[in-house]
Context: one part of a larger RNA
């Protein structure tokens, strides 16, 4: 010199485009942060409005509603955060002949017939609460049997490719196990009954079995991955084998029995530290540091532990146990888990709003229309950083006034003021903008095509119309007056900039050298210089 998630000090006009608890994985008030779906299912209010009333109510509509079950999916995704991990966590390149994959995306076969509950809802009842308990009814893409079986799965035979060995993988036969489920829209060609309607047709979404691909993921294995040898031995499920369990899968994963082994100076075991990577900072380069925001992966969700559901978790806003620790309690018993946005205390040198919007973009459910989304998009705060602009331009010498310094002549601040003559960024007023960001999806509405018996539906095209937080923001115009916008640090050499007064080894300064004891260019005030400038200077870290 560069850099910095920076912080202090002094000073600050305006935009842009990042960035913003490094510290106590301290402890949290309040809100909000995961829901959807009536096209799976019963069942259904309140209020308000008409109506009739015998004044007590009764009818309709609101209501295919709201809330709440029962089911479906989704909650394992997306945010956080670095506490543990030195380890196949990570990163690189390999394996699976040791696996698994809902939703999607292809082929291919089916979807036939029965059954019997639970909730909601009423009723009675326990309980301060939380929250139960009984008794009766009910539905279904909820649940259980049965039929059926192309192809799967076990087991047996026989064969035929293929593989490094276990071994795959096809074919054929036996025997034996095992599925499913509706919902909505429209039709009257066709079967049934026959004004029209279905269990008939035609479409859409689901549903089940099977193969295949995508996409995720698990396990294993070679190299790489910091520090201490003032840690030198360590190991009993500890190495191997046999059986058998478990698991989607290989395995001492995990039980019996057997052997008595395994590991280590090529640094085990131990101690402390530490999320690892792309990358970032530096460096010519080797390298050295470093792991903030942005991706990718790993762990973790008050602490320890266990599992359940489900493709998917041993699961941040799910469970059950133990603890700690806060709160409510009618003392019997109960609720809680911000390292999710916000925000509060506390710890710190020190880090921000208890905003606004689902307009975009993504994500979850829905057939859709939407609904949910503190994700993400914006706005608010902070010179924390980089960048871009302003703070006037041009002329003016009686070299004014005034300061400072003088050898007293002057010389300097200095064309710098003032004056004139302009000019309008930003700032201010006023008006335009209703701009871009928006094109698409869908949805309505018109129009072609295509399926069809059909002008239903359904599917695909063009056309129009809807849709904006930010924000009346950017920008644009017109106006308005130099008006309202410069500090800061240095000046003894290093290292660019020098006199004076003050002070008198004192006050102090100082990065190194070193200054200061009466002429201090180095402390301290002034003039004047010099560098940087909306910043400047220190201080921490690092190369």
């Nucleotide at each position: 010199g560069g850099a910095u998630u920076a912080a202090c000090g002094c000073u600050a006009g305006c935009g842009g485009c990042g960035g913003g608890c490094c510290u106590a994985a301290c402890a949290c008030a309040u809100g909000c942060a995961a829901g959807u779906c009536g096209c799976a299912c019963g069942a259904g209010a309140a209020u308000u409005c008409g109506g009739c009333u015998u004044c007590g109510g009764c009818c309709g509509a609101u209501a295919u509603u709201a809330a709440a079950g029962u089911g479906g999916c989704g909650c394992a995704c997306g945010g956080g955060u670095g506490a543990g991990u030195a380890a196949c966590a990570c990163g690189u390149g390999g394996a699976u002949a040791a696996u698994c994959u809902g939703c999607c995306c292809u082929u291919u076969g089916g979807c036939g017939g029965g059954g019997g509950a639970c909730a909601a809802c009423a009723a009675u009842u326990c309980g301060a609460a939380a929250g139960g308990a009984u008794u009766u009814c009910u539905a279904a893409u909820a649940c259980c049997g049965c039929a059926u079986a192309a192809g799967u799965c076990u087991a047996g035979u026989g064969a035929g490719c293929c593989u490094c060995a276990g071994g795959g993988u096809u074919c054929a036969u036996u025997a034996g196990g095992g599925a499913a489920a509706g919902a909505u829209g429209g039709c009257c060609u066709c079967u049934u009954c026959u004004u029209g309607a279905a269990a008939g047709c035609c479409g859409u979404c689901a549903c089940c079995g099977a193969a295949g691909g995508a996409u995720g993921a698990g396990u294993c294995c070679g190299c790489g991955u910091a520090g201490c040898a003032u840690c030198a031995g360590c190991u009993a499920g500890u190495a191997g084998g046999u059986a058998g369990g478990g698991u989607a899968a290989c395995g001492g994963c995990c039980u019996a029995c057997c052997u008595a082994g395994g590991c280590g100076a090529a640094g085990a075991c131990g101690c402390g530290u530490a999320g690892c990577u792309g990358g970032u900072c530096u460096g010519a380069g080797a390298g050295g540091a470093u792991g903030a925001u942005c991706a990718g992966c790993c762990a973790c969700a008050c602490u320890g532990g266990g599992a359940c559901u489900g493709a998917g978790a041993c699961a941040c806003g799910g469970c059950c146990c133990a603890g700690a620790c806060u709160c409510c309690u009618a003392c019997g018993g109960g609720a809680g888990g911000c390292a999710g946005c916000a925000g509060u205390g506390g710890g710190g040198a020190a880090u921000a709003u208890u905003g606004g919007g689902c307009a975009a973009u993504g994500g979850g459910c829905g057939a859709a229309a939407g609904c949910c989304u503190g994700a993400c998009c914006c706005a608010g705060c902070c010179a924390c950083g980089c960048c871009g602009c302003g703070u006037g331009a041009g002329u003016g010498a009686u070299g004014a006034a005034g300061g400072c310094c003088u050898u007293c002549g002057g010389g300097u601040c200095g064309u710098a003021a003032a004056g004139c003559u302009c000019u309008g960024u930003g700032g201010g007023g006023a008006g335009g903008g209703a701009c871009g960001a928006a094109a698409c999806a869908g949805c309505u509405g018109a129009u072609c095509g295509g399926u069809u018996a059909a002008u239903a539906u359904c599917c695909g095209g063009u056309c129009a119309a809807c849709u904006g937080a930010c924000g009346g923001u950017a920008u644009c115009u017109c106006u308005u007056u130099a008006g309202c916008a410069a500090g800061c640090a240095c000046c003894g050499g290093c290292u660019a900039a020098c006199u004076c007064c003050g002070u008198g080894c004192c006050a102090g300064c100082a990065g190194c050298c070193g200054c200061g004891g009466u002429a201090a260019u180095a402390c301290g005030g002034a003039g004047g210089g010099u560098g940087c400038a909306a910043a400047c200077g220190u201080u921490g870290c690092u190369c």